[in-house]
Order: sequence, then structure tokens, then C1' cells
RNA sequence: GUGCCCGUAGCUCAAUGGAUAGAGUAUCGGUCUCCGAAGCCGAGGGUUGGUGGUUCGAGCCCACUCGGGCACG
Repeated sequence: GUGCCCGUAGCUCAAUGGAUAGAGUAUCGGUCUCCGAAGCCGAGGGUUGGUGGUUCGAGCCCACUCGGGCACG
């Protein structure tokens, strides 16, 4: 330099172009306990890497760009 894959919550990951973007884990609170852990209940936490475009509607499609990985040279 070229090609391909990935980027969504602190972390690991879901989500056929269509309802308020969800789950596990972590954190916090409650419950339980002599006190903790575990279990159970609940809460907070997101510019879906960025910009632009297509569309009635984009996490999803397209272009460019940034970061990471792999292959080739």
C1' cells in the first nucleotide's frame, strides 16, 4: 500500500430497516443474616467510534474517515 473482519452500558455480547436499543456480569440500594457471602427484588448506567448520504423510518444499507485485528505485497 491492497483486501477482509471487528467497533453498541465499566466488561463480555445480543438486536429481520419498524414499539421506549436489551441480556449476562460488575456497581449501588433493598431483602435475608449475629455480620458477611450466596440467593431473591429493584435502580442507575448508551452521542450504537466519527462525519455525511439513502429511506416515511438506520445499531442494521452506502461513501469517506478514525481505531483494533488478520492475510497478502